This is a predicted structure of a 524-nucleotide part of an RNA (small-subunit ribosomal RNA, 5' domain) from Flavobacteriaceae bacterium LYZ1037. Taxonomically the source falls in Flavobacteriaceae (Bacteria, Bacteroidota, Flavobacteriia, Flavobacteriales).
Context: one part of a larger RNA
RNA sequence: GGAUGAACGCUAGCGGCAGGCUUAACACAUGCAAGUCGAGGGGUAACAGAGGUGCUUGCACUUGCUGACGACCGGCGCACGGGUGAGUAACGCGUAUAGAAUCUGCCUUAUACUGGAGAAUAACCAGGAGAAAUUCUGACUAAUACUCCAUAGUAUGUAUUUAUUGCAUAAUUUAUACAUUAAAGAUUUAUCGGUAUAAGAUGACUAUGCGUUCUAUUAGCUAGAUGGUAAGGUAACGGCUUACCAUGGCGACGAUAGAUAGGGGCCCUGAGAGGGGGAUCCCCCACACUGGUACUGAGACACGGACCAGACUCCUACGGGAGGCAGCAGUGAGGAAUAUUGGACAAUGGGCGAGAGCCUGAUCCAGCCAUGCCGCGUGCAGGAAGACUGCCCUAUGGGUUGUAAACUGCUUUUAUACAGGAAGAAACACCUCUACGUGUAGAGGCUUGACGGUACUGUAAGAAUAAGGAUCGGCUAACUCCGUGCCAGCAGCCGCGGUAAUACGGAGGAUCCAAGCGUUAUCC
Numbered sequence: 001g002g003a004u005g006a007a008c009g010c011u012a013g014c015g016g017c018a019g020g021c022u023u024a025a026c027a028c029a030u031g032c033a034a035g036u037c038g039a040g041g042g043g044u045a046a047c048a049g050a051g052g053u054g055c056u057u058g059c060a061c062u063u064g065c066u067g068a069c070g071a072c073c074g075g076c077g078c079a080c081g082g083g084u085g086a087g088u089a090a091c092g093c094g095u096a097u098a099g100a101a102u103c104u105g106c107c108u109u110a111u112a113c114u115g116g117a118g119a120a121u122a123a124c125c126a127g128g129a130g131a132a133a134u135u136c137u138g139a140c141u142a143a144u145a146c147u148c149c150a151u152a153g154u155a156u157g158u159a160u161u162u163a164u165u166g167c168a169u170a171a172u173u174u175a176u177a178c179a180u181u182a183a184a185g186a187u188u189u190a191u192c193g194g195u196a197u198a199a200g201a202u203g204a205c206u207a208u209g210c211g212u213u214c215u216a217u218u219a220g221c222u223a224g225a226u227g228g229u230a231a232g233g234u235a236a237c238g239g240c241u242u243a244c245c246a247u248g249g250c251g252a253c254g255a256u257a258g259a260u261a262g263g264g265g266c267c268c269u270g271a272g273a274g275g276g277g278g279a280u281c282c283c284c285c286a287c288a289c290u291g292g293u294a295c296u297g298a299g300a301c302a303c304g305g306a307c308c309a310g311a312c313u314c315c316u317a318c319g320g321g322a323g324g325c326a327g328c329a330g331u332g333a334g335g336a337a338u339a340u341u342g343g344a345c346a347a348u349g350g351g352c353g354a355g356a357g358c359c360u361g362a363u364c365c366a367g368c369c370a371u372g373c374c375g376c377g378u379g380c381a382g383g384a385a386g387a388c389u390g391c392c393c394u395a396u397g398g399g400u401u402g403u404a405a406a407c408u409g410c411u412u413u414u415a416u417a418c419a420g421g422a423a424g425a426a427a428c429a430c431c432u433c434u435a436c437g438u439g440u441a442g443a444g445g446c447u448u449g450a451c452g453g454u455a456c457u458g459u460a461a462g463a464a465u466a467a468g469g470a471u472c473g474g475c476u477a478a479c480u481c482c483g484u485g486c487c488a489g490c491a492g493c494c495g496c497g498g499u500a501a502u503a504c505g506g507a508g509g510a511u512c513c514a515a516g517c518g519u520u521a522u523c524c
Stems, first nucleotide, its partner, number of pairs: 001524004006520005013376006019369002021334001026332003030329003035076003040073002043069002047067003050063006083287003092212008102204002107200008115149004125138005155180006163172003185192003213259003220250003225247008262284004266277004289310005312323004340366001342365003348362001349360004379410004390400003416460005424451001430445007468513005473494003479508005489496002
């Protein structure tokens, strides 16, 4: 000199953009953060409408009939999005490859198919237990839930077989035979589904080369350990696991151990080489009170799922139960220190749905904070009797503050008042038309805004509403007086102060920055 997720002190007008618990991965009150589908199903608890019956004529009863719809069965989603950085020195990350050793829901393309039958079970009802959480028994019923039979093929397996290729194990492929394994319908006229197979895309998993902190005052480490055979297991190869066999494997080119640490893109600094860092944004990884485990599923060993154990908190009728903010807000604690218990789904994106639509603390906005960067303003011009005051000098003349002020003229950013007022929006849906052909595409019309009466524009009046901080011995821009007298105090270094202090405190003046200025901490 530059920089910061900064803090503290003094001060403080506005706007835009960005940022905002670095510490206790400490504990959490409350609300919200993941639902959706009635075009899968039995249905009808509630709402609205409609129909029917009775007769006390406005009441009662009844019908899922319609719109819709709570709970239940079922499907998809809940593995995303969001948070945090504890752990991890590792194929974790980065980069480049390989999978002839793999999987992949939804999506796209292509081909073929979607036949028959059955047994249950929630809900509802009845009864019971319990303070509750919740749960038991009996009976009844449906499905795109479950099961059986059939049919399959480019599927799988076995046997035989053809051809080609490669990179060793082999890969792809032809033909035949046998065996095994599928499916679900719904809405209403054409769609949406379902099943099998192949390919694509996407995503995931595994392996390898290279790179990736400190300590040798850590020198030896390792028995599933290294390899082989067989079996099991996996989507997949593999000590991944098991039995047996062999005795291997790693290491001063630093094994093992200990300490520290999420990694990268990037950020700061520097001419560069380097040094320091890993907030915000993007990618990957890991974690979800602590430890462990599996289930379901295309995908989890699952933040707002399950089970077990532990610590902690809460309810209790004492028998037993409920819970997990490192989601958004918010609370306590810790700390030098870090914000609203806000609005909207209008846009983008995501989930479900045929669609309308619903959900979305993702996201978009708004609020607070000078935390940073940038921009603007606090007036402009004239104005010397160079006033008064203050301070200083003194030859008593003067100098400085100082065009500063007053005053005159002018302007009106911002602020204030009033009026107007967006873009972001294109859609979807609905209606019309056109082309093809029979539901797609295009065109036109109508509608949709949280922010927000915001941005912006116009009008009105008026300098009106707006400047501080540090420093002034040298480094280093800027000096005098008074007070004090090694005292009080200053100080980044050198060093000032003991009676003339440009260094302390105050004043006048000056200098540098400026809605900021200084100090502290940290990095170069």